This is a predicted structure of a 90-nucleotide RNA (c-di-GMP-I riboswitch aptamer) from an uncultured Anaerolineales bacterium. It was read from a public genome assembly, where an Rfam model found it. It matches the Rfam family "c-di-GMP-I riboswitch aptamer". Rfam's curators write: GEMM was predicted in a large-scale screen for bacterial structured RNA regulatory elements.
[in-house]
RNA sequence: CACCGAUAAUGGCAAACCCGGCGAAAGCCGGGGACGCAAAGCCAACGGGUCUACCGCUGCGAAAGCAGCCACGAUUGCCAGGCCGCCGAA
Numbered sequence: 001c002a003c004c005g006a007u008a009a010u011g012g013c014a015a016a017c018c019c020g021g022c023g024a025a026a027g028c029c030g031g032g033g034a035c036g037c038a039a040a041g042c043c044a045a046c047g048g049g050u051c052u053a054c055c056g057c058u059g060c061g062a063a064a065g066c067a068g069c070c071a072c073g074a075u076u077g078c079c080a081g082g083c084c085g086c087c088g089a090a
Stems, first nucleotide, its partner, number of pairs: 004088002012037002017032006035077001041083003047079002049075003056069005
């Protein structure tokens, strides 16, 4: 230095759930709370997966409405990838 990762040290993050807010929804933000995490740090304008469907399109309908499709929405705590980084037993 690279790999690797402990019942080590120092610190860090925070699932479910609850409260408040935003959103059509998925979900997100703040507070509480810890299931877990060695990148659970950053990148959603690299790729795949998954979730949602306001608008739009199509069909049915007299209408109200219903059904289907669609990411431009969301997720990196789904995976791969890029960038950066703390510690040091085996």
The coordinates come from a structure-prediction model, not an experiment, and the mean pLDDT is 86.